């Protein structure tokens, strides 16, 4: 060199997380990779590794190392960008109030605006008037067994008699009561009034004469300040979500290169 058994190896790795570590179950990337059993208030190990039973394969396309690639994950008082969240802050920008001007466009005004003056009226106090309610008078009705009045039949009573006396019903009348009437009168109230007289007041509003002689009003864009609140800007802090720079681990994949046994026979 060849063949034949066979043994180290391999039959997936790999982050973060947890752990004194480390590895595995469970998350995740990668991409397809032998099967059963164990595991999270967890399992299994004690230093290079999951533990246990099984099965294939094997010194090379296949195992190991270097070299590159760079999926994906950690770290980062680093950049950019963008969101929340608290503080400041008030110059701008955007609210909100007030003030001051006041565009468009209307209306009223030489059949006089705005304004100026005089009077009236609207407010107020007093007085009358009138209405209404209330009360009283007046006016009608009605009202006494006796204790109002007048006439008193009959009866009584005193007198010899003339004659006198108190006097019940009866009729007349008439008090207080009572009821009506509201035409008059008187007195009294007041959320009564297109009333009258007098006095105060008159800012505002109005009506009406006079002077004057050309504006007055409603609108309500804009501009202007004042003041306010803080919504954005801006600052200062806390976070977060994305990209990307550093930095760590590192799968899959390329690569050339090197490494790696044993025991027979030819």
């Nucleotide at each position: 060199c060849c063949g034949u058994g066979c043994u180290a190896g391999g039959c997936g790795g790999g982050g973060a997380g947890g752990u004194a570590g480390c590895g595995g179950u469970g998350c995740c990337c990668u991409g397809c990779a032998c099967c059963c059993g164990c595991a999270a208030u967890c399992c299994g190990c004690u230093c290079u590794a999951g533990c246990g039973g099984g099965g294939c394969u094997g010194a090379a396309u296949u195992c190991c190392c270097u070299c590159u690639u760079g999926a994906g994950g950690g770290g980062u008082u680093c950049g950019g960008c963008c969101c929340u969240c608290g503080g400041a802050u008030c110059a701008g920008c955007g609210c909100g109030u007030c003030g001051u001007u006041g565009a468009a466009g209307g209306g009223c005004g030489u059949u006089g605006a705005g304004g100026g003056u005089c009077g009236g009226g609207u407010c107020c106090c007093g007085c009358g008037c009138g209405a209404u309610g209330c009360a009283g008078g007046c006016c009608c009705g009605u009202g006494a067994a006796c204790c109002a009045g007048g006439u008193c039949a009959g009866g009584u009573c005193c007198g010899g008699a003339a004659g006198g006396a108190a006097g019940c019903a009866g009729c007349c009348u008439u008090a207080a009561g009572c009821g009506g009437u509201c035409c008059c009168c008187u007195g009294u109230a007041g959320g009564c009034g297109c009333c009258g007289c007098g006095g105060g007041g008159u800012a505002g509003c109005u009506c009406g004469g006079c002077c004057g002689g050309a504006g007055c009003u409603c609108g309500g864009a804009g501009a202007c300040g004042a003041c306010g609140a803080g919504g954005c800007c801006c600052c200062c802090g806390a976070g977060g979500a994305c990209c990307g720079g550093c930095u760590u681990c590192g799968a899959c994949g390329g690569u050339u290169g090197g490494g790696u046994g044993c025991a027979c026979g030819g």